[in-house]
RNA sequence: CGAGGCGACCGGAUGGCCGCGCGCCGGCGGGGCGACCCGGCGGCGUGAGGAAAGUCCGAGCUCCACAGCGCAAGGUAGCGGGUAACGCCCGCCCGCCGCGAGGCGAGGACGAGCGCCACAGUGACGAUGCCGUCGGGGUCUUCGGGUCCCGGACGGAGUGAAACGAGGCAAGCUCUACAUGGAGCAAGGCCAAGUAGGAGGGCGCAACCCGGUUCGCCGGGGGAGAGGCGCGCUGCCCAGCCCUCGGGUCGGCCGCACGAGCCGUCGGGCAACCGCCGGCCUCAGAUGGAUGGCCAUCCCCGGGACGCCUCGGCGUCGCGGGACAGAACUCGGCUUACAGGUCGCCUCGCUGG
Numbered sequence: 001c002g003a004g005g006c007g008a009c010c011g012g013a014u015g016g017c018c019g020c021g022c023g024c025c026g027g028c029g030g031g032g033c034g035a036c037c038c039g040g041c042g043g044c045g046u047g048a049g050g051a052a053a054g055u056c057c058g059a060g061c062u063c064c065a066c067a068g069c070g071c072a073a074g075g076u077a078g079c080g081g082g083u084a085a086c087g088c089c090c091g092c093c094c095g096c097c098g099c100g101a102g103g104c105g106a107g108g109a110c111g112a113g114c115g116c117c118a119c120a121g122u123g124a125c126g127a128u129g130c131c132g133u134c135g136g137g138g139u140c141u142u143c144g145g146g147u148c149c150c151g152g153a154c155g156g157a158g159u160g161a162a163a164c165g166a167g168g169c170a171a172g173c174u175c176u177a178c179a180u181g182g183a184g185c186a187a188g189g190c191c192a193a194g195u196a197g198g199a200g201g202g203c204g205c206a207a208c209c210c211g212g213u214u215c216g217c218c219g220g221g222g223g224a225g226a227g228g229c230g231c232g233c234u235g236c237c238c239a240g241c242c243c244u245c246g247g248g249u250c251g252g253c254c255g256c257a258c259g260a261g262c263c264g265u266c267g268g269g270c271a272a273c274c275g276c277c278g279g280c281c282u283c284a285g286a287u288g289g290a291u292g293g294c295c296a297u298c299c300c301c302g303g304g305a306c307g308c309c310u311c312g313g314c315g316u317c318g319c320g321g322g323a324c325a326g327a328a329c330u331c332g333g334c335u336u337a338c339a340g341g342u343c344g345c346c347u348c349g350c351u352g353g
Stems, first nucleotide, its partner, number of pairs: 001349010012298007020047007028039004049324001053335002056333005061184004073180001075178003078092005093107001094105004108175002113173002115169003125165001130156003133152008188254004194249001198245006208221005225238001227237003261280004266275003299322004304317005
C1' cells in the first nucleotide's frame, strides 16, 4: 500500500423566530347533579430510537380457571455456566468451511418398529456377477492336476456416504428426556347519573254494600284522596306513591412513567455476568394521538469551475445531498432496515528501510 476478519461507537452542531404536547407553581374564567373536566394569562422545567419497527421468543404486572393420574398438541435437545426467565448470551468439546484472522452447526437415540438409500455397483438389506477357496458330480490325465456343472457364502478385488455389520439417514415418521393452564393494559381497579329490575321501611288502595275467611285479611262493586295529568278551578285517570340501601349502565379517574433503572470508582470471574460504595432522576408520556417548520453560520459527502503546485494534493467559489425510521403498560433478547462516518485489536499478500 492492497485485500479482508472481529468488536465498540456516532448517526448532524450552535443561534434566532414561529408553533405543539406534558409536569409543577401563581392567579382567573367556564362546564357538569356529581365523580371530575376544559380554556386563557404569567413563570419555571421537560419532550423519541439504535433500531422506538417486525410482534418472533422470554418475563414483570393483571384477571379468570385449578382434585389426582394419563393421553393429545406444539416446543426444546453436546457439556458446563450466566440470567427474573428464554429458543438469548458466555466458555469449552466435537463436526464442517476458510491459506488465515475467523465463521457456521437443524450436535439426544437407527443395540425398538415403519419408511427411504440418488449415481456407481452382482447386490442398498430376500446378497453372490468376478477371482480364490470348500463340498458333490461328470470328463480328461503324464496321477501333480486341468476343465465343465450344481451347491455353500469362508477370504479377496472392485463400486459406493454406507456392502451383510448392531450398514447409512431422525433439515422422514418415530422413540427418549425436559418444561408448558388460558387471556391480555380495550388486562384490570376505584368513583358513580337516569331508566328498568332487586332488598328494606313508610304512607295509601276510604266510608258503604256483597261474597269468602286460617279473623291477619282477600276478591268484586263503589268512588274517597294530602295520589297522577307542572300549579288553582273544572274535567279526566285509578293503584300505587315516597325514602334508604346494594349491584350494574352512561360518564369520570386510576393503572401510566422510580425501573430486573442510568452513570462512575473498586473488587470477583477467561467470559457472559455479579457484588460493594457513591452519585443522578438528565430516562417523554398522548388518546385523533405532541416531540415540528423556516432562516443564518458551521460540519460531512458528491461531482463542477477557477487558481497554486513538489503532479499528487491544497485553496477559493457557487450547486446538489445528509439515511433508516418515529414511543403508546413496561422490561430482557432475537431478527430486519439504515446516507455517511469514527476508533480499537487481528489476519493474508506485495513492497521499502
The prediction has a mean pLDDT of 76. A computed fold for a 353-nucleotide RNA from a Chloroflexota bacterium, annotated as Bacterial RNase P class A. A source record names the gene rnpB. It matches the Rfam family "Bacterial RNase P class A". Rfam classes the family as a ribozyme. The sequence is in RNAcentral, with records from ENA.